This is a predicted structure of a 107-nucleotide RNA (SAM riboswitch aptamer (S box leader)).
Rfam family: SAM riboswitch aptamer (S box leader). Its family is annotated with regulation of gene expression in the Gene Ontology.
[in-house]
RNA sequence: UACCCAUCCAGAGCGGCUGAGAGACCUGGCUCCGCGACGCCGCAGCAACCACCACCCCCACGCACGCGUGGGGAACGGCCGGUGCUCAUGCCAGGACUCGAUGGAGG
Repeated sequence: UACCCAUCCAGAGCGGCUGAGAGACCUGGCUCCGCGACGCCGCAGCAACCACCACCCCCACGCACGCGUGGGGAACGGCCGGUGCUCAUGCCAGGACUCGAUGGAGG
């Protein structure tokens, strides 16, 4: 990072700092907010996209025929790793160079 793929009605909060708006953008609504929101930091948690582990399948080689090594695939499970997330369905409706966020893949 303008192209590609997947997901976005489930789930999960405390403390410290800061101090006025915040919920991506526009319009309308609604919600949160000096009983401190938003943001930043720490810790905790959620989840299972990727990685890894276990199980299973396929291919090649080896085998003492139990399996081992290498490569690939896949529903479920686990999860100490890399991200992500932790008011409300991406808050709701309409809109927009058909917008945004997150992950993967690629460059």